[in-house]
RNA sequence: AUCCGACAAAGGCAAACCAUGUGAAAACAUGGGACGCAAAGCUGCUGGUCUAAACCCCACACAUUGGGGCAUGGUCGCAGGGCUACCGGG
Numbered sequence: 001a002u003c004c005g006a007c008a009a010a011g012g013c014a015a016a017c018c019a020u021g022u023g024a025a026a027a028c029a030u031g032g033g034a035c036g037c038a039a040a041g042c043u044g045c046u047g048g049u050c051u052a053a054a055c056c057c058c059a060c061a062c063a064u065u066g067g068g069g070c071a072u073g074g075u076c077g078c079a080g081g082g083c084u085a086c087c088g089g090g
Stems, first nucleotide, its partner, number of pairs: 002090004012037002017032006035077001041083003045080003048075003055069005
């Protein structure tokens, strides 16, 4: 430098759910809590996926209505890419 995570140790993160708050929602923040994680550290860059307030289109009983589209909103604990890192081993 690179690859790997079999054994070990030190430590790390924290799903569901609950409480409070924010948000149109998806979801997020904090606290509790652990299903899991060797990058479950960072990055929405690519694809996927979730949501659809605003906006656009259509309908209409004309309005604080219904339907459709759309990310400018999320998700890195969906996959890939980029950056960085502890311990051990080859």